[in-house]
RNA sequence: CCGCGCUAGACGGGGAGGUAGCGGUGCCCUGUACCUGCAACCCGCUGCAGCAGGGUCGAAUUCCCGGCCUCGGGUUUAUCUUGUGAAGUCUGACCAGGGUAAGUGACGUCGAUCUCCGGGUCCUGCGCAACGGGGCGCUUUGAACCGUGUCAGAUCCGGAAGGAAGCAGCACUAAGAGGUUUUCCCCGUGUGCCGCGGGGGUGCCUGGAGGGAGUCAACUGCCCUGUGUAUCGUUCGGAGGAUACUCACAAAGCCGGGUGCGCGG
Numbered sequence: 001c002c003g004c005g006c007u008a009g010a011c012g013g014g015g016a017g018g019u020a021g022c023g024g025u026g027c028c029c030u031g032u033a034c035c036u037g038c039a040a041c042c043c044g045c046u047g048c049a050g051c052a053g054g055g056u057c058g059a060a061u062u063c064c065c066g067g068c069c070u071c072g073g074g075u076u077u078a079u080c081u082u083g084u085g086a087a088g089u090c091u092g093a094c095c096a097g098g099g100u101a102a103g104u105g106a107c108g109u110c111g112a113u114c115u116c117c118g119g120g121u122c123c124u125g126c127g128c129a130a131c132g133g134g135g136c137g138c139u140u141u142g143a144a145c146c147g148u149g150u151c152a153g154a155u156c157c158g159g160a161a162g163g164a165a166g167c168a169g170c171a172c173u174a175a176g177a178g179g180u181u182u183u184c185c186c187c188g189u190g191u192g193c194c195g196c197g198g199g200g201g202u203g204c205c206u207g208g209a210g211g212g213a214g215u216c217a218a219c220u221g222c223c224c225u226g227u228g229u230a231u232c233g234u235u236c237g238g239a240g241g242a243u244a245c246u247c248a249c250a251a252a253g254c255c256g257g258g259u260g261c262g263c264g265g
Base pairs, nucleotide, nucleotide: 001265002264003263004262005261006260009057010056011055012030013029014028015027020046021045022044023043024042034054035053036052037051038050063258064257065256066255067254068253070250072249074247077244078243079242080241081240082239084237085236086235087234089230090233093229094228095226096225097224098223099222100221102220103219104218105216106215107214114210115209116208117207118206119205120204121203122199123198124197125196126195127194128192129191130189131188132187133186134185135184137180138179139178140177141176147172148171149170150169155164156163157162
C1' cells in the first nucleotide's frame, strides 16, 4: 500500500420549557438523516444519563477535536412603540380669582386720569299742595195715627147765632234716605320734578373751576395663585413588539487536524 473480516461509533442536530440533573414524547428553528412499543396532572435513566427489541453502514465525503462563518432561539442593557393597572398637581386642558397692557375695541383737546367747590338723589322737622273721609252750606225725598198750618165730607155742643174736636187731601217740616259743592272748617297719609331748615355723604346724576394727555380692562394675548377632574403629558408597576449592545448556546456549511483490531499478500 492492497484485499477480507470485525470493533468503537454512526443512522440527524439545536433552542426554550419542564426536571435535583440528563434524555424523550409535545412546541419552535434548521434540514432530510432506520423501524416498532412507552410517554406531560408524563415516560425512562443517574450524571459515561432515555428504556426495551430489531435492522443497515462501518476507520472514513459519514466518527472525534478545534477554528471560521452564521440561520435561529434565550439573557443583559439602552432607546422607541402598542395597549393596560395605579398614583396624583409635577405639565397641559377646564374653572375661579388677581395682575399686566402687547394686539383689538370704547371714550378723550367739543378737554382723559387727578384735585377743589356746589346741588340733587338719601334721612328728618316745619309749611304748602294733592288725595281720601267727615262737617257746614244748597237741594230732592220724607210722618195713616203718636209734628205744625189749613182743614172738604162727616161728627159733637147750642133754640139760634155761633163754637169745639178733628180724619182724608194739600203745604211746610223733624228723625231718616239721596244728590251736589266754587268757597269754608276738621281729621288722616311710606301722595308730591313744591318751599324753608337741619343731618348725611359708600355709590350715582348734574353744574362750575384748576390742569393738560391719557383712561378703561369688555375680548384676544402674557404672568401669578388656587380648586377640583383624570382626557394629554408625568411617576410607578407589569404585558407585547421593533432596533442596537452584552453574554453564553447554537443547526447547516467551510477549513484544518486526529483516529482502531485481527488475518493474509
This is a predicted structure of a 265-nucleotide RNA (Bacterial large signal recognition particle RNA) from a Solirubrobacterales bacterium. RNAcentral holds the sequence, with entries from ENA. It is recorded under the gene name ffs. Of the family's consensus pairs, 87% are formed in the model. Model confidence (mean pLDDT): 76 of 100. Its Rfam family is "Bacterial large signal recognition particle RNA". By type it is a non-coding RNA gene.